A computed fold for a 468-nucleotide part of an RNA from an uncultured bacterium, annotated as small-subunit ribosomal RNA, 3' major domain. Model confidence (mean pLDDT): 83 of 100. Rfam family: Bacterial small subunit ribosomal RNA. The full RNA is in RNAcentral, with records from ENA, Greengenes and SILVA.
Context: one part of a larger RNA
RNA sequence: UGACGGGGGCCCGCACAAGCGGAGGAACAUGUGGUUUAAUCCGAUGAUACGCGAGGAACCUUACCCGGGCUUGAACUAAGAGUGACGAAUCUAGAGAUAGAUUUUUCUUCGGACACUCUUGGAGGUGCUGCAUGGUUGUCGUCAGCUCGUGCCGUGAGGUGUCGGCUUAAGUGCCAUAACGAGCGCAACCCUUUUCCUUGGUUGCCAUCAGGUAAUGCUGGGCACUCCAGGGAUACUGCCAUCGUAAGAUAUGAGGAAGGUGGGGAUGACGUCAAAUCAGCACGGCCCUUACGUCCGGGGCUACACACGUGUUACAAUGGGGGGUACAGAAGGUCGCUACCUGGUGACAGGAUGCCAAUCUCAAAAACCUCUCUCAGUUCGGAUCGGAGUCUGCAACCCGACUCCGUGAAGCUGGAUUCGCUAGUAAUCGCGCAUCAGCCAUGGCGCGGUGAAUACGUUCCCGGGCCU
Numbered sequence: 001u002g003a004c005g006g007g008g009g010c011c012c013g014c015a016c017a018a019g020c021g022g023a024g025g026a027a028c029a030u031g032u033g034g035u036u037u038a039a040u041c042c043g044a045u046g047a048u049a050c051g052c053g054a055g056g057a058a059c060c061u062u063a064c065c066c067g068g069g070c071u072u073g074a075a076c077u078a079a080g081a082g083u084g085a086c087g088a089a090u091c092u093a094g095a096g097a098u099a100g101a102u103u104u105u106u107c108u109u110c111g112g113a114c115a116c117u118c119u120u121g122g123a124g125g126u127g128c129u130g131c132a133u134g135g136u137u138g139u140c141g142u143c144a145g146c147u148c149g150u151g152c153c154g155u156g157a158g159g160u161g162u163c164g165g166c167u168u169a170a171g172u173g174c175c176a177u178a179a180c181g182a183g184c185g186c187a188a189c190c191c192u193u194u195u196c197c198u199u200g201g202u203u204g205c206c207a208u209c210a211g212g213u214a215a216u217g218c219u220g221g222g223c224a225c226u227c228c229a230g231g232g233a234u235a236c237u238g239c240c241a242u243c244g245u246a247a248g249a250u251a252u253g254a255g256g257a258a259g260g261u262g263g264g265g266a267u268g269a270c271g272u273c274a275a276a277u278c279a280g281c282a283c284g285g286c287c288c289u290u291a292c293g294u295c296c297g298g299g300g301c302u303a304c305a306c307a308c309g310u311g312u313u314a315c316a317a318u319g320g321g322g323g324g325u326a327c328a329g330a331a332g333g334u335c336g337c338u339a340c341c342u343g344g345u346g347a348c349a350g351g352a353u354g355c356c357a358a359u360c361u362c363a364a365a366a367a368c369c370u371c372u373c374u375c376a377g378u379u380c381g382g383a384u385c386g387g388a389g390u391c392u393g394c395a396a397c398c399c400g401a402c403u404c405c406g407u408g409a410a411g412c413u414g415g416a417u418u419c420g421c422u423a424g425u426a427a428u429c430g431c432g433c434a435u436c437a438g439c440c441a442u443g444g445c446g447c448g449g450u451g452a453a454u455a456c457g458u459u460c461c462c463g464g465g466c467c468u
Stems, first nucleotide, its partner, number of pairs: 007468007015458002019421005026313008034304002042053002064299007076122009087104007106113002124288002127286003133282002135277003138273001140271001145184006151160003164175003190265004195233007204223003209220003236259001239253001241250003315414001319373006332361002336355002340351004380411001385406007427450007
């Protein structure tokens, strides 16, 4: 000087408490460990690994295993030599890669271009080292800290400033002061949401006028309104009251769409963990070079006495089932989304129409009304299994999703323990997107609908900040 203390003081955080809903028990999905295996590719491992890299493992992917091939090589490049082909189609052999046969087949300014074959130099490696590295990322932590110049103090390491009092979400500010200033952080500037004004008015909207329909902004017309997208305004403890030297605090207000940082996001200081990643990429060193490279077929990554994490569905009446009937937002769409019609119980199929989309389309559920079930392993629950199908795709055996009929398991609210959340939040309900032929999505990222309870307080648990 730091760090640590079951030392002290002050302060904060869904940290506890007060509440609400979960996990831990069941079934299944998924990841991991373990075991197994020819292989079950590799990485991630307290918090900060475990629905993580993976925002799509049937083949491909694919890195793993078995088998069959190639060796200037699957791709790229330089030089030399040679050929006119390479390719495509058909046939044959083969699991295919590939090999063979037949047919067809360039341009030219004559320099060559292009392609292939041979030779040579490079190749290639998801092989090792993240403890050689760059870049990127997690975490402490959106915590309020981390430093510098000059001066002063100290032999020096260093200190001071940055401490003290008050205040703040904040090293935020005020006062004081051997310090005076400054930088990186904080805040603000950025995006979004909430209100208003203004400009513009199609594909959006329809108050007024006119026409028309079974009905509909359907048509003429209009841009008032809604909305969209450009510009601007608004909030600052500004006003009143009390306290205070001030910074500021408090309470009720007023005004206001919004009130004390209005809500949310982006933004992550100096550094810590030799944290993570050589398998995104790049790169030093080491290693392989008829193989640790590369092509292909099949298998595996999907195994299963078990253990753990994260989820989904339930155990029911605030519910299940049948019928009727409303209301979103944000995205996506031409190899696509599909109105509507027909067939089918249905997944879907066959027609047909609009839309490269504010035009057409995908397209809500819970809620509400009504009928039924009456507390039961049930009209709860849906695992598992049998049968029959649909779709994608060369191909659903290993190993896809969906539909229908039948079957109808465990489960009656879960031990110790543990997690999330303070408001349009939790809980609950559906919808969309990326990846994608299809999909093991119950995941991830978004969107709206309905919409609570509780916070006395800081003694205690955990983490953090300042002083000592």